[in-house]
């Protein structure tokens, strides 16, 4: 100077924020209604490519059978700024991107 790959899904998890519950303050006609607060621990909710598992597939190796079927493995992975979504944010998307090595 060029170049490639590196499955899917589902559950959770670090995190995340305020639409629904809840709380907490004010209001009020007081078991009720309204504001207004995420600088509320929380239920719901959203959540990783570089965090867990699990479940399919797929590749190789092994054992085994007519067919087939079990086992084993499946490594690494630094990273902005801006942009967008849904109520709103985020390790969510754009991205194993740009750049770095």
């Nucleotide at each position: 100077g060029c170049g490639a790959a590196u499955g899917u899904u589902u559950u959770c998890u670090a995190g995340g924020g305020u639409u629904c519950c809840g709380c907490a303050a004010c209001u009020u006609g007081u078991g009720g209604u309204g504001u207004u607060g995420g600088u509320c621990u929380g239920g719901u909710c959203c959540g990783a490519g570089a965090g867990a598992a699990a479940a399919c597939a797929c590749a190789c190796a092994g054992u085994u059978u007519c067919a087939u079927a079990c086992u084993g493995u499946g490594a690494c992975a630094c990273g902005g700024a801006a942009g967008g979504a849904c109520a709103a944010a985020a390790g969510c998307c754009u991205g194993g991107g740009a750049g770095a090595u």

Model confidence (mean pLDDT): 79 of 100. This is a predicted structure of a 101-nucleotide RNA (Guanidine-I riboswitch aptamer) from Halobacillus yeomjeoni.